[in-house]
RNA sequence: AUCUUAUCAAGAGAAGCCGAGGGACUGGCCCGUCGACGCUUCAGCAACCAGCCAUUUAGGCAAGGUGCUACUUCCAGCAGUCUGUCAAAUUGACACUCUGAAAAGAUGAGAG
Repeated sequence: AUCUUAUCAAGAGAAGCCGAGGGACUGGCCCGUCGACGCUUCAGCAACCAGCCAUUUAGGCAAGGUGCUACUUCCAGCAGUCUGUCAAAUUGACACUCUGAAAAGAUGAGAG
């Protein structure tokens, strides 16, 4: 890297270093020289795995392994759908609302 599966509306930031981009991609919208992003240290959040307890099932304790600590995975992207506007061959374009076990992505566990 690939495959399977679960979750993704909650939660949790300071200091030091660095110096221009960053929020995966595209569009939008944001963050950023009042120093973002990243790295290090410390702090914190969280029960996916491991552990302990209990159990018919559900569960409880607890930060050891991961993970996470701007914005709902920041919003949309695919499919369907409410409403409105515009155009005209009965549909199309645009804006907007809602739904989804869709796509894509992230993380855990497992497989090979």